[in-house]
The RNA shown here (c-di-GMP-I riboswitch aptamer) has 110 nucleotides and comes from Desulfosporosinus nitroreducens. NCBI's taxonomy places the organism under Bacteria, Bacillati, Bacillota, Eubacteriales, Desulfosporosinus. The sequence was found by an Rfam model in a public genome assembly.
RNA sequence: GUUCGGUUGGAGUAAACUUCACGAAAGGGAAGGACGCUAAAGUCAUGGGUCUAAGGCUUAAAUUCGAAAAUAUACUUUUGAAGAUAAGCUAUGAUUGCCAGUCUACAGCA
Numbered sequence: 001g002u003u004c005g006g007u008u009g010g011a012g013u014a015a016a017c018u019u020c021a022c023g024a025a026a027g028g029g030a031a032g033g034a035c036g037c038u039a040a041a042g043u044c045a046u047g048g049g050u051c052u053a054a055g056g057c058u059u060a061a062a063u064u065c066g067a068a069a070a071u072a073u074a075c076u077u078u079u080g081a082a083g084a085u086a087a088g089c090u091a092u093g094a095u096u097g098c099c100a101g102u103c104u105a106c107a108g109c110a
Base pairs, nucleotide, nucleotide: 006109007108008107009106012037013036017032018031019030020029022027035097042103044101046100047099048098049095050094051093055090056089057088058087059086060085063082064081065080066079067078068077069076
């Protein structure tokens, strides 16, 4: 001098909540605020987990339109398309203060 790690100190950071604007939502941004964190509660969505479902798919579905059958029309039946609404599935969305991993990282002392 470098690395690892322990301790002390100094910095640092900012949960819930409130307001504003963004977003379909989850959620993050700014201001206030401080539950905590303490060499990584700094960075990165790389892996896992978790959250959301705009869009997509499927099912049910009031109703509408077309075709066919019977029929004089209506009514009835079958079938195709559209369809408010509801349910389910699905990240390309999100979460780094869920876990792991990558990268970076003050001073003194043993």